[in-house]
Transfer RNA from a Candidatus Woesearchaeota archaeon, 73 nucleotides, folded computationally. It matches the Rfam family "tRNA". Model confidence (mean pLDDT): 80 of 100. NCBI's taxonomy places the organism under Archaea, Nanobdellati, Candidatus Woesearchaeota.
RNA sequence: GGGCUUGUGGUCUAGUGGCUAUGACGUUGCCUUGACGUGGCAAAGGUCCCCGGUUCGAUUCCGGGCAGGCCCA
Repeated sequence: GGGCUUGUGGUCUAGUGGCUAUGACGUUGCCUUGACGUGGCAAAGGUCCCCGGUUCGAUUCCGGGCAGGCCCA
């Protein structure tokens, strides 16, 4: 330099052109316990990497950029 691929709460992750973006772990509060842990309930937490385009509508499709990974040179 070229090709492919990934980017979604603190971490990991599901997701389809449209309904309030899914779940787990973690965090906080409450219940349970003599206490801790386990367990139960609830809550907070997201610019869906950035810019532009297509569309009535984009996390999703297209183009460019940035970052990570793999391959080739």